[in-house]
Molecule: Bacterial RNase P class A
Organism: Pseudomonadota bacterium
RNA sequence: CAAGUAAGCAACGCAACCGCGCCAGUUUUAGCUGGUGAGGAAAGUCCGGGCUCCGAAGGGCAGGGCGCUGGGUAACACCCAGGGGGAGUGAUCCCACGGAAAGUGCAACAGAGAGUAGACCGCCUGGAGCUGAUAGCUCUUAAGGCAAGGGUGAAACGGUGGGGUAAGAGCCCACCAGCGAUUCGGGAGACUGAAUCGGCUCUGUAAACCCCGCCUGGAGCAAAGCCAAAUAUAGAGGCGCAAGUAGGCUUGCCCGGCUGAAUGCCUCUGGGUGGGCUGCAUGAGGGCUGAGGUAACUCGGCUCCUAGAGGAAUGGUUGCGGUCCUCUUUUUGAGAGGAGACAGAACCCGGCUUAUUGCUUGCUUGGCGC
Numbered sequence: 001c002a003a004g005u006a007a008g009c010a011a012c013g014c015a016a017c018c019g020c021g022c023c024a025g026u027u028u029u030a031g032c033u034g035g036u037g038a039g040g041a042a043a044g045u046c047c048g049g050g051c052u053c054c055g056a057a058g059g060g061c062a063g064g065g066c067g068c069u070g071g072g073u074a075a076c077a078c079c080c081a082g083g084g085g086g087a088g089u090g091a092u093c094c095c096a097c098g099g100a101a102a103g104u105g106c107a108a109c110a111g112a113g114a115g116u117a118g119a120c121c122g123c124c125u126g127g128a129g130c131u132g133a134u135a136g137c138u139c140u141u142a143a144g145g146c147a148a149g150g151g152u153g154a155a156a157c158g159g160u161g162g163g164g165u166a167a168g169a170g171c172c173c174a175c176c177a178g179c180g181a182u183u184c185g186g187g188a189g190a191c192u193g194a195a196u197c198g199g200c201u202c203u204g205u206a207a208a209c210c211c212c213g214c215c216u217g218g219a220g221c222a223a224a225g226c227c228a229a230a231u232a233u234a235g236a237g238g239c240g241c242a243a244g245u246a247g248g249c250u251u252g253c254c255c256g257g258c259u260g261a262a263u264g265c266c267u268c269u270g271g272g273u274g275g276g277c278u279g280c281a282u283g284a285g286g287g288c289u290g291a292g293g294u295a296a297c298u299c300g301g302c303u304c305c306u307a308g309a310g311g312a313a314u315g316g317u318u319g320c321g322g323u324c325c326u327c328u329u330u331u332u333g334a335g336a337g338g339a340g341a342c343a344g345a346a347c348c349c350g351g352c353u354u355a356u357u358g359c360u361u362g363c364u365u366g367g368c369g370c
Stems, first nucleotide, its partner, number of pairs: 001366010012321007020037007039342001043353002046351005051220004063216005068082005083097001084095004098211002103209002105205003120150002122146004126140005158176006177201002179198008224278004234269006247259004285304008323339007
């Protein structure tokens, strides 16, 4: 210097004018004055929680989620530290990383055969023919053996060598690889090192069904609570129309007693539409600092308060300054022109993912110079 890799920081600043939302004050109720007004992702709404209501939610099934170990946390699918596997020369990065030796399913194309494998080519025995010949060559399959070699495929039932055999084969043996068992050692654990034994060689796939273990009620701020014009309906009271009347009950009838309407108006209550208030901005909060911890994080002290709309404000112009780029120029420098991304809160937090501009630092690899 270049390429890469990891972590961190910033997201132009100040002022003026115009405009918008909210708050406070003032007051002429419509203005004036003052204050304040987006993000690192406000995004996707993918996880986890707070909060609210339903519901008593105790257990089970179903469904859903998660899945190496230890730790952190309110919680997590997040974070930290480690183990194992993989990629890279490396810094470093990636992994839903329990079970395929419980069962079932699936494995395109190609291929004879895709899982108790398979005979297409091939090898061997047998049969037939040629030949002097038991050797050799050729043919044959409605007789059989063989997984060595070829070929197909992402994958063909360990590898190399030797023995063995008609030809072959873990069929047997040695070594290597894997798996399993036992014993000893290391570690808190995941896991790991060594020795011995067993021919055990058992394809892949579980973000396929499934099995095992753990977790899990549902809906969501348009949750929910409160105030409350209007309309309908309901209840209570009063008045009136007839009226304590008709009717009903009380012994068949009468008296008496009890009960008791229809329709209209008014008042109150209830109801809860338009509307308003709360929820709603002090919180698992930020900064500095001390302590514990490898770290994530936790605890203590001091300190700070910073949007709150409701069809939804947070914008624009100008000036000065700063950063970067390009060009001009006489070097330090000066001048001119240009650039400034992704994107907009809506109950609130913790994460993840995605979008995106610039800078700084550590580390790695390569090149050059000393």